Predicted 3D model of a 520-nucleotide part of an RNA (small-subunit ribosomal RNA, 5' domain) from an uncultured bacterium.
The RNAcentral record of the full RNA draws on ENA, Greengenes and SILVA.

Context: one part of a larger RNA
């Protein structure tokens, strides 16, 4: 000098940041990923209109009946339309954590003639004809529940078949150019082979195939990347080859066979520790240390394993299996995963609100309106840090009172106070009041009646902490008497202690000041 700090004493305001470093311990509760009716069938319900079974006040009455206000089952049409379902896209992003990992994990420089890429952009071509189901609804049944089963029936941009088919793909061949380890690109011949979906408010949004782009990813390699030799040998898919399988793709990635290799004192193997980097701290630099916040990459999601779906996962808020733990149960069986945001218990020296809003930025879905978004924007708490401001200013000597010291003359606190004259930052009263808002116009602000401006009031409400033997700025008195105590080092204290305790005075810093811990 520094810190994600803690502790002690003290504490006025604002701005900007930061805030579980320990138990990757366990978690009550709420929320954190949905959306599309312009893909589909379709319901409850509401409103309006029309028709209207039936009930029937009243009036007339020859008691048979007629009249028919009002109520109104049900049906039709129109509009709106929750929940659930099929289907599409998104739940692989965003957010968290650092357990594991000494590794092509990361950094850096290259490579892939060995690769993939939804949405987006560009170009070319196309979209013809059919079919069978299944959720839902209904029905019956089982179960405490979770949920499961039977029967009947229905739709689609869901699923299937056929057609169409190239400059695509696959296989074989010819030529040219480039490369020179495999080959790549272009032209061309033949054979085989693969597609589609429509919607509505008629202007758009979609669909299929192929090529290119963009973006994102996968793989390979050189170099660099902590400690220990009181770890010296390690390795059998191990090292290489041939063939096959597998993958988007190369490869012992996997398998069969063959060879016996491969690594290591330039430190293999083993053990310990650790996410890496941009950066941050320190230092004149070289270097040393650190890996909080912010940004890039990686890994993980109770523990271990596995695949499915998909452009993308071996998937935090998906599935299956096993394990531990917790909960429900009618004992037959089920449910769960905060290292998301808040919050609770526990651990700890120690770390915050079960807040507001989608107004902005960004993301998902949608043609849009819009919906969702604990991302994000804000507010709350904390002197945890940095920065800024204030706690008043001017005049004021009888050098008041009082304290302390004293050689008893005085000295000092000290212009300090009192007193007089002012000011108004912060504070306080009342009033005004934003920018942030942009997407045709209009509308739209959580923060927030906040910032800011004007105004009322009155010095009123706002100073402490450490130190004073030397290092090291700052000295006297009393108390104590190797006691009580101090202390970073040297060292103080055993009767006049500038070193202990208190007081007066002084020094330093100041809403902080000291101590402890850690790094240079």
């Nucleotide at each position: 000098g520094a810190u994600g700090a803690a502790c002690g004493c003290u504490g006025g305001c604002g701005g900007c940041g930061u805030g579980c470093c320990u138990a990757a311990c366990a978690c009550a509760u709420g929320c954190a990923a949905g959306u599309c009716g312009a893909g589909c069938g379709g319901u409850a319900u509401a409103u309006a209109u029309u028709u209207g079974a039936g009930u029937g006040a009243u009036a007339u009455u020859u008691c048979g009946a007629u009249u028919g206000a009002a109520c109104g089952a049900a049906a039709a049409u129109a509009u709106a339309g929750a929940g659930a379902g099929c289907g599409g896209c998104g739940g692989a992003c965003g957010g968290g954590u650092g357990a594991g990992u000494a590794a092509c994990g990361c950094g850096u420089a290259g490579g892939c003639a060995a690769c993939c890429u939804g949405c987006c952009c560009c170009a070319u071509a196309c979209a013809g004809a059919g079919g069978g189901a299944u959720a839902g609804c209904c029905u019956c049944g089982g179960g405490a529940a979770a949920c499961c089963g039977u029967g009947a029936u229905u739709a689609a941009g869901a699923c299937c078949u056929c057609a169409u088919a190239a400059u695509g793909c696959u296989a074989a061949g010819a030529c040219a150019g480039c490369a020179c380890c495999u080959g790549c690109u272009g032209u061309u011949u033949u054979a085989g082979u693969c597609a589609a979906a429509g919607a509505u408010u008629u202007a758009u949004c979609g669909g299929u195939a192929u090529g290119g782009g963009a973006u994102g990813g996968g793989c390979c390699u050189g170099c660099g990347u902590c400690u220990g030799a009181u770890u010296a040998g390690c390795u059998u898919g191990u090292u290489g080859g041939u063939g096959a399988g597998g993958u988007a793709a190369c490869g012992g990635c996997u398998c069969a066979c063959c060879a016996a290799g491969g690594c290591a004192a330039c430190g293999a193997u083993c053990a310990g520790u650790a996410g890496c980097c941009g950066a941050c701290c320190u230092g004149a630099g070289a270097g040393g240390g650190u890996a909080a916040u912010c940004g890039g990459c990686c890994a993980c999601a109770u523990u271990g394993g596995a695949a499915c779906u998909g452009a993308g996962a071996c998937a935090c808020g998906g599935u299956c299996c096993a394990a531990a733990c917790u909960c429900c149960u009618a004992c037959g069986g089920g449910a769960g995963g905060c290292a998301g945001c808040a919050g609770u218990g526990g651990g700890g020296a120690a770390u915050a609100u079960u807040g507001c809003a989608c107004a902005a930025u960004g993301g998902g879905c949608g043609g849009a309106a819009g919906c969702c978004u604990g991302a994000u924007g804000c507010a709350g708490c904390a002197a945890c840090g940095c920065c800024g401001c204030g706690u008043g200013a001017g005049c004021g000597a009888u050098g008041a009172a009082g304290g302390c010291c004293u050689u008893u003359g005085g000295g000092u606190c000290g212009u300090a106070a009192a007193g007089c004259u002012c000011u108004g930052u912060c504070c306080u009263u009342g009033g005004g009041g934003a920018a942030g808002a942009a997407a045709c116009a209009a509308a739209u602000g959580a923060c927030g009646g906040u910032a800011c401006c004007c105004u009322u009031g009155g010095a009123g409400g706002a100073a402490g902490c450490c130190c004073c033997g030397g290092c090291u700025a700052a000295c006297u008195a009393c108390g104590u008497g190797c006691c009580a105590g101090c202390a970073g080092c040297c060292g103080c204290g055993g009767u006049a202690a500038u070193a202990c305790g208190u007081a007066g005075g002084g020094g330093g810093c100041g809403a902080g000041c000291g101590u402890u811990a850690u790094c240079c």
The coordinates come from a structure-prediction model, not an experiment, and the mean pLDDT is 82.